The RNA shown here (small-subunit ribosomal RNA) has 1538 nucleotides and comes from a metagenome. Its Rfam family is "Bacterial small subunit ribosomal RNA". Its family is annotated with structural constituent of ribosome and ribosome in the Gene Ontology. The RNAcentral record of the sequence draws on SILVA.
RNA sequence: AGAGUUUGAUCCUGGCUCAGAACGAACGCUGGCGGCGUGGAUUAGGCAUGCAAGUCGAACGCGAACGGGAUGCCUCGGAUCCUUCGGGUGAAGAGGCCCCCUAGUAGAGUGGCGAACGGGUGAGUAACGCGUGGGGAACCUGCCCUACAGUUGGGAAUAACCUCGAGAAAUCGGGGCUAAUACCGAAUACGAUCUUUGCCUCGCAUGUGGUGAAGAUGAAAGGCGCCCUCUGUUUCAAGGUGCCGCUGAAGGAUGGUCCCGCGUCCUAUUAGCUUGUUGGUGGGGUAACGGCCUACCAAGGCGACGAUGGGUAGCCGGCCUGAGAGGGUGGUCGGUCACACUGGGACUGAGAUACGGCCCAGACUCCUACGGGAGGCAGCAGUCGAGAGGCUUCGGCAAUGGACGAAAGUCUGACCGAGCGACGCCGCGUGAGUGAUGAAGGCCUUCGGGUUGUAAAGCUCUGUCAUGUGGGAAGAAAUGCCACCUGGUUAAUACCCUGGUGGCUUGACGCUACCACAAGAGGAAGCUCCGGCCAACUCCGUGCCAGCAGCCGCGGUAAUACGGGGGGAGCAAGCGUUGUUCGGAAUUACUGGGCGUAAAGGGCGUGUAGGCGGUUUGAUAAGUCGGGUGUGAAAUCUCCAGGCUCAACCUGGAGGGGCCAUCCGAUACUGUCAGACUAGAGUGCGGGAGAGGAAGAUGGAAUUCCUGGUGUAGCGGUGGAAUGCGUAGAUAUCAGGAAGAACACCGGUAGCGUAGGCGGUCUUCUGGCCCGACACUGACGCUGAUGCGCGAAAGCUGGGGGAGCAAACGGGAUUAGAUACCCCGGUAGUCCCAGCCGUAAACGAUGGGCACUAGGUGUAGGAGGUAUUGACCCUUUCUGUGCCGAAGUUAACGCGUUAAGUGCCCCGCCUGGGGAGUACGACCGCAAGGUUGAAACUCAAAGGAAUUGACGGGGCCCCGCACAAGCGGUGGAGCAUGUGGUUCAAUUCGAUGCAACGCGAAGAACCUUACCCGGGUUUGACAUCACGAUGCCGGUCUCGGAAACGGGACUUUCCUUUUGGGACGUCGUGACAGGUGGUGCAUGGCUGUCGUCAGCUCGUGUCGUGAGAUGUUGGGUUAAGUCCCGCAACGAGCGCAACCCUCGCCGCCUAGUUGCCAGCAGGUUAAGCUGGGCACUCUAGGGGUACUGCCGGUGAUGAACCGGAGGAAGGUGGGGAUGACGUCAAGUCCUCAUGCUCCUUACAUCCGGGGCUACACACGUGCUACAAUGGCCGGUACAGCGGGCUGCAAAGCCGCGAGGUGGAGCCAAUCCCUAAAAGCCGGUCUCAGUUCGGAUUGGAGUCUGCAACUCGACUCCAUGAAGUUGGAAUCGCUAGUAAUCGCGGAUCAGCACGCCGCGGUGAAUACGUUCCCGGGGCUUGUACACACCGCCCGUCAAGCCACGAAAGCAAGGAGUACCCGAAGUCGCUGGCCCAACCUUUCGGGGAGGGAAGUGCCUAAGGUAAGCCUAGCGAUUGGGGCUAAGUCGUAACAAGGUA
Repeated sequence: AGAGUUUGAUCCUGGCUCAGAACGAACGCUGGCGGCGUGGAUUAGGCAUGCAAGUCGAACGCGAACGGGAUGCCUCGGAUCCUUCGGGUGAAGAGGCCCCCUAGUAGAGUGGCGAACGGGUGAGUAACGCGUGGGGAACCUGCCCUACAGUUGGGAAUAACCUCGAGAAAUCGGGGCUAAUACCGAAUACGAUCUUUGCCUCGCAUGUGGUGAAGAUGAAAGGCGCCCUCUGUUUCAAGGUGCCGCUGAAGGAUGGUCCCGCGUCCUAUUAGCUUGUUGGUGGGGUAACGGCCUACCAAGGCGACGAUGGGUAGCCGGCCUGAGAGGGUGGUCGGUCACACUGGGACUGAGAUACGGCCCAGACUCCUACGGGAGGCAGCAGUCGAGAGGCUUCGGCAAUGGACGAAAGUCUGACCGAGCGACGCCGCGUGAGUGAUGAAGGCCUUCGGGUUGUAAAGCUCUGUCAUGUGGGAAGAAAUGCCACCUGGUUAAUACCCUGGUGGCUUGACGCUACCACAAGAGGAAGCUCCGGCCAACUCCGUGCCAGCAGCCGCGGUAAUACGGGGGGAGCAAGCGUUGUUCGGAAUUACUGGGCGUAAAGGGCGUGUAGGCGGUUUGAUAAGUCGGGUGUGAAAUCUCCAGGCUCAACCUGGAGGGGCCAUCCGAUACUGUCAGACUAGAGUGCGGGAGAGGAAGAUGGAAUUCCUGGUGUAGCGGUGGAAUGCGUAGAUAUCAGGAAGAACACCGGUAGCGUAGGCGGUCUUCUGGCCCGACACUGACGCUGAUGCGCGAAAGCUGGGGGAGCAAACGGGAUUAGAUACCCCGGUAGUCCCAGCCGUAAACGAUGGGCACUAGGUGUAGGAGGUAUUGACCCUUUCUGUGCCGAAGUUAACGCGUUAAGUGCCCCGCCUGGGGAGUACGACCGCAAGGUUGAAACUCAAAGGAAUUGACGGGGCCCCGCACAAGCGGUGGAGCAUGUGGUUCAAUUCGAUGCAACGCGAAGAACCUUACCCGGGUUUGACAUCACGAUGCCGGUCUCGGAAACGGGACUUUCCUUUUGGGACGUCGUGACAGGUGGUGCAUGGCUGUCGUCAGCUCGUGUCGUGAGAUGUUGGGUUAAGUCCCGCAACGAGCGCAACCCUCGCCGCCUAGUUGCCAGCAGGUUAAGCUGGGCACUCUAGGGGUACUGCCGGUGAUGAACCGGAGGAAGGUGGGGAUGACGUCAAGUCCUCAUGCUCCUUACAUCCGGGGCUACACACGUGCUACAAUGGCCGGUACAGCGGGCUGCAAAGCCGCGAGGUGGAGCCAAUCCCUAAAAGCCGGUCUCAGUUCGGAUUGGAGUCUGCAACUCGACUCCAUGAAGUUGGAAUCGCUAGUAAUCGCGGAUCAGCACGCCGCGGUGAAUACGUUCCCGGGGCUUGUACACACCGCCCGUCAAGCCACGAAAGCAAGGAGUACCCGAAGUCGCUGGCCCAACCUUUCGGGGAGGGAAGUGCCUAAGGUAAGCCUAGCGAUUGGGGCUAAGUCGUAACAAGGUA
């Protein structure tokens, strides 16, 4: 940095798509290690459980227990001893109580501080919420710091506790006791506050700051240590002193609150909003300003610079992307705001309207004894749900930070760590070296080999990570304690405080990082892609199937695009996919786009706001520029260093970052203010042109109608007709009259107008414009959103009018149809008045203004100059209107002083095609409708200009038996032959418009033969090789059989070293053979066709951005791109022509046998028969001849054409061969060759028979005819090309004949085929289904052949069909041609009406190019390029999809009015209650407080009528999409009616 995709190709426009980067991601496959990060984006859904905010005994009063000790008492217990046996004694042991320790501990409570931080989330919020910069002379601030002043002296209660009671519980009530740093008075008042008052300072104002005087008001709390100099004393107290507290006030710091400027998404299909609303006064309230609240007064305030409404959204530092400008985003980290189940409310407090506080209402969950209660994970873990999707109910307070505390310390799911997840970034590894027989295997193969691939194995090494063992940091510094020292405090060496030194003490992570050792390549590679974009190719499978696909597009039998294999490319512990964002996209264009034809100039004017604005002077300094200052937090980013082995990461320093604020300065430009000017603009004066507008009047021509006359059978209309009109008198014609509308000629790319538009003439009124010369005003200008006005035609309303024309409609034609085109009629309408409508291809498809930038040539209006008597002409200039063109511009076409050039200013508009100028909404309209104007869905294009072709029921030119002019046919008949169809066991296959159809097939009875039936064979009918066995091969005979085939008999080699070898055959085995099986759409070769048409191209140059053009076009000419001339072309190639063959001429040459015979001779019945000759003919080789060469004319003096001469032949002399680049996927795999594929005891091969010969039909090509230009009979004449040895065959003889016999001659200019026929002469037939015609059939034969039944040809006799010249239509032929006549040949045993050749006889016609067909050239149009057999439109029918309307259904949201009204603040009330203070006569009263009641406000709730938003909805409407549906043919060519 670009690329793919519209086309046959090109340039442009334009969309779609891709390559890049990124992510809190997810999914698929895969997964070794570590570091650093990161991890509920959806349901602000619901939550079990545990933990997340406590702490202080140095504020205070209470105060256990377990356990232990001791044994004092009591109860049991009964040992022991005594006993009078009644009993006594009473040990050990057990239990209870007391006491001591546990312990003034645990614990709860009063009190203080904290709980407003920290942590979470982003629901709400479009806002002073946030960001940035300011302001507070309108504010608050606990703990902390600094300095100042104090801390005196009293009082009354109350928790805990005890006791009684209620309750299931939560919890609550009564009584009694008690403490405080809890509570309440009092004293004092440096400051402070308030009132009155004086002075000074500052400020934009209200006011502020300072300093005085007088008066008034208001504080406090203690706790813990140490000391003994003075007093007392046993310790110690008073006291002193220190620390921590407390109070007042000042300042600071920190934190907060309020106000303001600027910035901060989409929507105008939301345009008006607002009543506490805007302001004022008084009052209230707050920390404080303020309609913040209230009463009264005024009527304001906001808004196109977007108010109000709706939708969406936390904002920022930043993050992603980008060259940047921008665009997107706001997760982690940081700042800030908001929220804490939903809604409302206050309390406490320095701070909350309070996440883990309270009250109320609601929803939900739980407990309940049904009476009533409890709860709030958007804290950390965890759970359910929904979801594509996001972790452990972990460890620790070791560090950092926080709360409390004097401290030790306690608490801390903040935090630090670990765990889980490839979620991301970064790093490392999965080994290194060597190793060729290039192993094996795989894959491919042209079978040679190639590749995987030094890859592996093997050999030699190493030891990262992981594993095991051992060692082992840093994170720790503090605090505290002990000892010592220093300084401070103090009366003090005590205590305490500050600092220092030494020692002791503290690690969750952690079996840590790191290091060492051990062993062994051992444990560690996948994913995607390989048609182009885009790097990487082959095989197989599949066969528009299965599938792929980001776009273009792949797949219908050879798929580098599907699936698999091999190989390769890329990245790598990841790789792909999906989603999203930016980029590429200059595809919203500020940087940085456009609007004639691609999307896009408003239909035109006027003009408001706005934007922009001439010359000059001065002032100012808002914009602008420069400098300074402040700020722009940290993190991030960039740079430079440093630390983890590196990196990611972390740390330090620097830099950068604002449309920011402020101060100072500059003054060119812009702005503002003041003044001046005249070049812009305008006014006046004098002229001028004009279909400019409005109204009124008026004129003639024409049409139609009416009246009358003349007049008679038609008129009219068309491509042709008909409807229509007309004998009731039309049309035509004459005269008169009526009516309406429009104004011929002039008339003109002439004029006027802003546009729409304006056309007889005259008058009136009126707008604008142009020219000339001066005077005046003095920037008054340009543009112009909204607005207002005008605005063709059609249409609408009301009233007139209505001749002609004419939607609708009727009729007639046309047509397959014809709701059209054509014709005959005909109503609205067209006209006028008044009023609507407001649109057009309202177009120059080109907005307006100003300036600048070559000209030439018309035309309209005006003015000037020269000249002239004057006009014309010439020339200069202004304004308008055309054409052509320089520069320039444009994608091109084109534009080009009338710009689409170069610039400036302003407005409008565009952003892929379709859906759609549609829907909904709104506004306008009487309606029709107009204006504004989407989305879903769908496509990969839609488009502009130009190019080359092709095509046209476009044009021009030209050619061809193309038509025409002629001659003869086909189409009708019979037969032959081919084809279709049908039939069949098979009727083998191919060829199918021209260009298949007497074609492949130059010849199907068998064979051929590929088809069918049947019978056989399986290395094969045929080729090569190898191995083994065997034998020559072969020939003859014979048996079975339809044959193939099978069986049998006889005969029988070469070399030799005698093992064997060779040729050949047979058998067996294996490679292989074989296939007329498929694919001509895989191919070669060959062929047809356009077309023997004159074309098709190239090199260099030139033109064009390019495709391409030029050349090759043009003027002539030709059969011809043949030649000439011209020309930005000059040359060349393949074609044309010529060279080749053949025919025609030679009084040329050569050669004369088989040919010939002029002269000579011989010789016959006849004959070149013979001698002889080669002159002629001829034969077959060579050569010559013809070239527009000569003459005349035409033409450009050219090419050439016309005519003529000469010549056998004359303008390519006739014929042939020869077929350019290419087209038709034309034909052929069944000539041959060949890729791939299929069959392999068969799709191969052999044999017999059958079939290809079928037959209701249809078509093509032919033959023979239909007769007298003929048939038949007789006689008679003249060819040429060819063929001949398994051959042609003569004479002769036989047969009516086919033929037989015969065999001379001939390998052929010798002999034979061989008779030519038409013709000519003579005769006959006489117009008939015949003496025409010969089909068909019967009979009898001949020939070929193994064999003529299916299925040959020919002969003879007999038979004697159709047919009397052929409908529509159609074919051939232009001269030795058509027509007609016979002859030969190939194939072939036989078979020819076909085919290929040959000669005989031998015409007619061509005016001409309008038309049909085909072709060539130029040009034109095109929406075609598979190229008109093209393209393409609409309805209908079918399926799918999204959308609109719709009776209505159901939900959400905001608001209005009213009702009800919890908790609560505030206000009011004073009957009730109350310790402190005051008072008291001791009863009480007061101050103050509580409770209660009540009022205002008010959440939720209710009622009512509407609004908005999305959803559903029978049915309905159009729209889009969908290989092969229906009907037509609208458009593209003049598209057949532009």